[in-house]
This is a predicted structure of a 144-nucleotide RNA (c-di-AMP riboswitch aptamer (ydaO/yuaA leader)) from Hydrogenispora ethanolica. The sequence is in RNAcentral, with records from Rfam.
Order: sequence, then structure tokens, then C1' cells
RNA sequence: UUGCCAGGAACGCUUAAUCCCCAUAACCGGGGAACGGGGGAACCAAUUUCCGGGGUGAAUGACGGCCGAACCCCUCGGCCGGCUAGGGUUACUCUUCAAUCCGAACCCGUCAGCUAACUUCGUCAGCGUUGCAAGAGAGGUCAA
Repeated sequence: UUGCCAGGAACGCUUAAUCCCCAUAACCGGGGAACGGGGGAACCAAUUUCCGGGGUGAAUGACGGCCGAACCCCUCGGCCGGCUAGGGUUACUCUUCAAUCCGAACCCGUCAGCUAACUUCGUCAGCGUUGCAAGAGAGGUCAA
């Protein structure tokens, strides 16, 4: 100097998922703020409920292939492939360019449009990007 592995701290990212207080040796527990979700009038909307319906979330949609169910047709589910509505990152903000990634999963249980008052619930989990990119703007530090 370079590479690899492990740990800690700081900083940063996805997400609503953070901060503070009380109590305890500690855990459990209790409370507040902040952020986020559900239910819920009038008016409006909708009158379509077995092809059940609905919710959180960016996470939708079709095409092709294989398998299974059903099987007159139609259809449904799982896996795979590349794409796609949509979403994120590239270390202040916005615009542009470029690169890159995600495009899941779960829940309610026959039931819910919107929705003021009201009511109710959550505060997890998982990670390590850095292009000194261009333009404009904002802010901070140091020196005089």
C1' cells in the first nucleotide's frame, strides 16, 4: 500500500415504525408527543352480493411454458421465463442525464363506498448506498 474476515461506534437507506417521561438492579409494565392505518353521518356516489367481498403495501397487469383442479364452454390455483402499471437508491433541495434495484408478503372472515363528530389499532422488521455527473437554489464552517 492492497485484499479478505470479524466486532464496535458514528453516519446513512427501505419502512408509519421515532423521541421523551415514570417505574425496576434489570426484564416485564404504564404514560405522552410525533408519525401511520382501520371503522364511522349528512350530501354525493353506487344499486350487482359465489366468478364472494374487503384491508395494509410501490408491489399491478397481460403474454409464453409446465403441473394440478374442474371440465360442454368458460374458469381457478401453483411453479418458471422475460416484460409491465407502479416504487426506491446514487449522502441538502429541485430539474435533467446516467447507472442500478424492487415490482413481495400478509391480514379480515360473509362484512365495511365517501365520511364531520366519534371510535379503534400500530411504533415492527431488514439492510450498507455515495455519480465529487450537469444546471439553479439554499445552508454550514474557516479566514480577513

Rfam family: c-di-AMP riboswitch aptamer (ydaO/yuaA leader). Rfam links the family to the GO terms regulation of gene expression and cyclic-di-AMP binding. Model confidence (mean pLDDT): 81 of 100.